[in-house]
Molecule: transfer RNA
Organism: Candidatus Yanofskybacteria bacterium
RNA sequence: GCCACCUUAGCUCAGCUGGUAGAGCAACACUUUCGUAAAGUGGAGGUCCCCAGUUCGAAUCUGGGAGGUGGCU
Repeated sequence: GCCACCUUAGCUCAGCUGGUAGAGCAACACUUUCGUAAAGUGGAGGUCCCCAGUUCGAAUCUGGGAGGUGGCU
């Protein structure tokens, strides 16, 4: 330098053919306990990497940029 893939909650990741963004774990609160752990219950937590375009409507489609992983040279 070229090619492919990835970027969504604190972490690991879903999210189909564009239609109001989810799970598990963690953390927090509560129940339980003399107390802790374990177990159970509950509510919260998001500029979907950035900018622009298309569209009534974009995490999703298009263009540009940034970062990461792998491969080729």